[in-house]
Context: one part of a larger RNA
Formats: sequence, C1' cells, structure tokens
RNA sequence: GGAUGAACGCUAGCGGGAGGCUUAAUACAUGCAAGUCGAACGGUAACAGGUCCUUCGGGAUGCUGACGAGUGGCGCACGGGUGAGUAACGCGUACACAACCUACCUUCAAGCGGGGAAUAGCCUUGGGAAACUGAGAUUAAUACCCCAUAAGAUUGACAAUAUUGCAUAGUGUGUCAAUUUAAGUUAAGGCGCUUGGAGAUGGGUGUGCGUCCCAUUAGCUAGUUGGUGAGGUAACGGCUCACCAAGGCAACGAUGGGUAGGGGGCGUGAGAGCGUGGUCCCCCACACGGGUACUGAGACACGGACCCGACUCCUACGGGAGGCAGCAGUAAGGAAUAUUGGACAAUGGGCGCAAGCCUGAUCCAGCCAUCCCGCGUGCAGGAUGAAUGCCCUACGGGUUGUAAACUGCUUUUAUCAGGGAAGAAAUCCCCCGAGUUCUCGGGGGCUGACGGUACCUGAGGAAUAAGCACCGGCUAACUCCGUGCCAGCAGCCGCGGUAAUACGGAGGGUGCAAGCGUUAUCC
Repeated sequence: GGAUGAACGCUAGCGGGAGGCUUAAUACAUGCAAGUCGAACGGUAACAGGUCCUUCGGGAUGCUGACGAGUGGCGCACGGGUGAGUAACGCGUACACAACCUACCUUCAAGCGGGGAAUAGCCUUGGGAAACUGAGAUUAAUACCCCAUAAGAUUGACAAUAUUGCAUAGUGUGUCAAUUUAAGUUAAGGCGCUUGGAGAUGGGUGUGCGUCCCAUUAGCUAGUUGGUGAGGUAACGGCUCACCAAGGCAACGAUGGGUAGGGGGCGUGAGAGCGUGGUCCCCCACACGGGUACUGAGACACGGACCCGACUCCUACGGGAGGCAGCAGUAAGGAAUAUUGGACAAUGGGCGCAAGCCUGAUCCAGCCAUCCCGCGUGCAGGAUGAAUGCCCUACGGGUUGUAAACUGCUUUUAUCAGGGAAGAAAUCCCCCGAGUUCUCGGGGGCUGACGGUACCUGAGGAAUAAGCACCGGCUAACUCCGUGCCAGCAGCCGCGGUAAUACGGAGGGUGCAAGCGUUAUCC
C1' cells in the first nucleotide's frame, strides 16, 4: 500500500447493487415451512342448490356442486439448513465395472381372461384424566389373495457354432424342462395397468495420482494378510461365518497425537508463492447424544418408526408429549450480525386430465454507512482586500479572505402536484382454420406481491444537506498560551525536568470526505 461476513469512537443528505450469529452443533414460547388426487374406493361431517314432507319451528333425501374423517395412489430420499464429525477413495482429477441398480420420462414388442376372502370408514358397545385403545356386526376399491394365458424374462440341462476380449471370460444363435404378470376408470377420445428390450437421467462400486502439522510419536496388526467353502448384497469383496496357511503395513514415515469438511474459487503479489474456503455453484457429512431396522425405485430418512441416554413440559400419579443446524422470533453467550413482513404475479417443485391446491424454495418489501459504485451539499462575478470577533505582531500591521455582504444564474437533490410502467405470456375461456371428438396454428379475453414503486412532466425557492483524522522526522501541514520528567503522548526513533512546531487548548494549515480514524487478521 491492498484486503475484510468485521467491531469500536466521532459524524451523517440521497440513490443503485450486494452482504448480514465468524461466539454456544447452547436451550427454545408462538406461528408458518409437504402435500395433493372424488377422472382409484365405500361414502356424506360441514357449506350451497334441488326435490319431498311440514304442526311453518323444522324434518327427510348424496339427487347435484362439492367434500371433513377414512381406504388407496403418488410425493414426503427433492427443495431448505448447518459444518459437529471426518486426514478418508471424503474431496479433486483421470480411468474402470467382463461385478451393479434406476420410480416418474421417451421409444419398441407382447398382453390386460376368470374367481375369492378380508379390512378401515359408518353402526353398536367397552376402557382411559389424557395420549390413545379393545370387542361385536357390516361394506368397497387401481388395497390383498388364488387360477389361467408366457411374446419375453429368470434358472437349469444339452448341443454345437459364430464372433470378440487385458484375464476370470463376454456377446449372439438353437432345443428341452421348470418358475413367474396384470386394474380399472371415463364426457368412450383418452388416462391408466402388467411383462420385456433399448435410451435418457440419477446413483453404487473399484483403481492411479494429488490432498495440513509433530519423529521430543518407531514400530503397528488376529478378521489381522491370503486361500477354500458357505451366507449376504443391486453388485465385487473378510462384507460376515467355518476351516486352513502365516501373513500384511512401515524411515518413499506405518502406528499414535494435534488440527481441519474438500473443491470451483477469493485476497495479495510482476510472478513464483503465501494466506484463505463467508456469500454463489459442485461434492461429502450431520439433524437433541448414541444405536437399529421398517417402508420404498431410492433412506438406514431434519419437520417418519423403535430402543437407550440427557433435558424440558402435561398429569386425575396410573401414564403420556417433545426435538428450529427450515423461515421469522426469544433467552443466553459475545466486540458483534436483521422483520414473529407481503405474494404465489414470475421462475421452479409436488399432486392432479384439468380447473386448481400446497410451496418461509423463490420473488419482493422492512432494518443496518457492513461493503462497492454514483450523486449532492451550489455556480459565476464581487477588494476600500469592508466591519466586528478569534489569533499573531516588531503595534506599522498581518491573517481569517473572494470568504462574506451585494449582483446575476441554475434546480441535480429535497418538497408539493399531475401522469405512470416493463417484468405477462402461457395454462384456461370464446371465435376461426388445418385437422377431426384430440393435436397444432391464428385472433380476442382473463391474470402483478413488488407498487401508484421506477420513470416522465410541472411549480416555487440557494432553498433540505460536512465531518473526521493529522500538522517533530519517517509524512503533506506552524504559531501562541497553559503545563513543568507532572499531567500526558507514542507505529518506530523518541517528546515532557520554565520560552515544548512532539503533552492539553486556541488560531491557522494539510489530507480524505458521507465518511474519517482506531483495533484485529492476511498478503
């Protein structure tokens, strides 16, 4: 000199863009953050409409729009947060899988026949303070089960054969045997369902190389290293187990200890390098601490389950409930870090044929000079260098100082008034056409949280707007007074003991400027 997720002191006019718990992975009140589908199902608690009855109070009826609770499907494994752990194939990079999986999506091939038993809900009834839960009767399905059908798939056997490979071997073809599938709904177009091939996407696994400090850590290791067999997995493998052998790693740093999420990047530097990993993107790990599996295409699952533990809460004392490292917010810690805001209008996601619903993702707004950038606080003229004041003085004057007054100009900004966006085009509705009950094209209509915001125009008026640090040398900027090795200053050298340009104040000056200094850290 540059830099910062900064903090502190003094000061403060505006706009745009960005950023904002670095500490206690401490504890959390409250609200919200994952639902959706009636075009899978039995149905009808509420609302609206219709129909019927009515003593005019009302009642009945799922008939319609719809739909609480329930069965079922899909989603909840994404998105969002945090960096505790991890020195590791965790990450980065380059390969490999002849050892693997992949819901939804695309494409191709084949199929969708027959039957059955239940169970929630509803009804009856019991237990409990509650959380919740038991019994009986009865009912549906795209829930569950059985049979049939097998193009194919899987497994096994046989026979050869073609072809390919770095190896175990892979790929293709034929015959036989065994095993294995399905679901309906509908406005009749469709939307779905089952099996298989291929693709796409996403993952899993293995390997080479790279990846901090300590040798005042030198030896470490029994599932340890290898083999055979078995189990297990989507898959290879001591992954697990039985038996057998005695191996395996290490000065090219094993083992142990400390520290730490990794990368793209970021800061600095001419570069080499050094430091760093906040915001954004990719990967990993975690979800009160620890463990376990279930469901599922996918989890060993942040707002799922079970167990142990710590903590908090409710209780009728018998027993129960909970997990903000989601968004806000609270307490605590700390030098220190924001609103219990608006909207799904856009982008994206889930479900749905769709309308649509949900979405603290996201888009916006609020707070903070925390950073970067931009603008303004006027401009021109004006000397008797006015007067007063402060300050200095050799008492003549100097300086403040073109500064002011005064004259002319401008109106950014601020205030007031008027107009007023882009972001929106789709889905959907109406009309028309190609086409024919659906797809495509054209025209019109509907939809904006931000926001009456940005922006534009007008009005009057210099009107609404300057501080901070420094002035001995380094280092731009000097005098007076006070103090008297005191009080104090200080980054280094050093100032202060009676004329201190170094302390404190004042006048003057220098630098930067809505900031200026200090502290901390890095180069």
The part of an RNA shown here (small-subunit ribosomal RNA, 5' domain) has 523 nucleotides and comes from a metagenome.
Rfam family: Bacterial small subunit ribosomal RNA. Rfam links the family to the GO terms ribosome and structural constituent of ribosome.